[in-house]
Overview: Model confidence (mean pLDDT): 82 of 100. Predicted 3D model of a 75-nucleotide RNA (transfer RNA) from Capsulimonas corticalis. It matches the Rfam family "tRNA". The family's RNA type in Rfam is transfer RNA.
């Protein structure tokens, strides 16, 4: 330089048009002499930025960043 994939909670992921979920982490209770564990409830998101489409958009489109792979070029 092309080409493909991803980008969603502190982490790892799901969710493919109708107002975002789950493990785990974290707080708060029960349980225990107490701590682990088990088990109840809670908080935590401009869905990488912007524009378009649509009644509506995380989701389809276009740019753009940014993350990893491919291929080209050198040797």
């Nucleotide at each position: 330089g092309c080409c493909c994939a991803c980008g969603u909670a502190g982490c790892u992921c799901a969710g493919u048009g109708g107002u975002a979920g789950a493990g785990c982490a974290c707080u708060u209770c029960u349980u225990u002499g107490g701590u682990a564990a088990a088990g109840a409830a809670g908080a935590g998101g401009u869905c990488a930025a912007g524009g378009g489409u649509c009644c509506g958009a995380u989701u389809c489109c276009c740019u753009u960043c940014g993350u990893g792979g491919g291929c080209c070029c050198c040797a």